A computed fold for a 112-nucleotide RNA from Jeotgalibacillus soli, annotated as SAM riboswitch aptamer (S box leader).
Rfam family: SAM riboswitch aptamer (S box leader). Rfam links the family to the GO term regulation of gene expression. Rfam's curators write: The SAM riboswitch is found upstream of a number of genes which code for proteins involved in methionine or cysteine biosynthesis in Gram-positive bacteria.
The coordinates come from a structure-prediction model, not an experiment, and the mean pLDDT is 82.

[in-house]
């Protein structure tokens, strides 16, 4: 870069420092920002992967394997607003629009 499986309406700084104008992937929208934006450093959430602990269960014991709860040590992720909405379909209604699934997208963990 690409594939495969999972997950995504919950959680985390209303003045933490530096920094200084931009961020919300894209489209259209709606928004958030000099009562400071991206970034970065530190706080904090989370527990997807490994460790590390208890505890079930399989087998022939069992330092094997599987499950389960706990930890947060080590790798990652996230820290406005449902993946903010919306883009493609269906279904209902009505014309302001409800629901539903799919895409898109992101983040893990395995593969190429």
């Nucleotide at each position: 870069u690409u594939c495969u499986u999972a997950u995504u309406g919950a959680g985390a700084g209303c003045a933490g420092g530096u920094g200084g104008a931009g961020g919300g992937a894209c489209u259209a929208g709606c928004c958030c920002u000099a009562u400071g934006a991206a970034a970065c450093c530190c706080g904090g959430c989370a527990a997807c992967c490994g460790a590390c602990u208890u505890c079930u269960u399989u087998u022939g014991u069992a330092u094997a394997a599987a499950g389960a709860a706990g930890c947060a040590c080590g790798g990652u992720g996230c820290u406005a607003a449902a993946u903010c909405u919306u883009g493609c379909a269906g279904c209902a209604a009505u014309u302001g629009u409800g629901c539903u699934g799919a895409g898109u997208a992101a983040u893990a963990a395995g593969g190429a």